Predicted 3D model of an 89-nucleotide RNA (c-di-GMP-I riboswitch aptamer).
RNA sequence: UAUUGAUAAAGGCAAACCCAUCGAAAGAUGGCGACGCAAAGCUACAGGGGCUACGGCGAAGUUUUUCGCUAAGCCAGCCAGUUACCGAU
Numbered sequence: 001u002a003u004u005g006a007u008a009a010a011g012g013c014a015a016a017c018c019c020a021u022c023g024a025a026a027g028a029u030g031g032c033g034a035c036g037c038a039a040a041g042c043u044a045c046a047g048g049g050g051c052u053a054c055g056g057c058g059a060a061g062u063u064u065u066u067c068g069c070u071a072a073g074c075c076a077g078c079c080a081g082u083u084a085c086c087g088a089u
């Protein structure tokens, strides 16, 4: 440097549920807790994909709203990009 991940060792992260806070929501942060993870580290203006719709636009309705579209809001534990510990070859 390249490939790779022993039921290895050291160490690490933490899904769901529940609680608190923030938020219109998606979701985030903290606590609790382990479903899992060899990058479940980082990146959301390189890209694909997904979630939400306060507001905005359009339509219907007619007093109270309903439906559709829309990211500028989110998701890195969907793919991806990028950097890296330990071991093996």
Stems, first nucleotide, its partner, number of pairs: 002089004012037002018031005035077001041082003047079002049075003055070006
Overview: The model forms 95% of the base pairs in the Rfam consensus. The coordinates come from a structure-prediction model, not an experiment, and the mean pLDDT is 82. It matches the Rfam family "c-di-GMP-I riboswitch aptamer". Its family is annotated with cyclic-di-GMP binding in the Gene Ontology.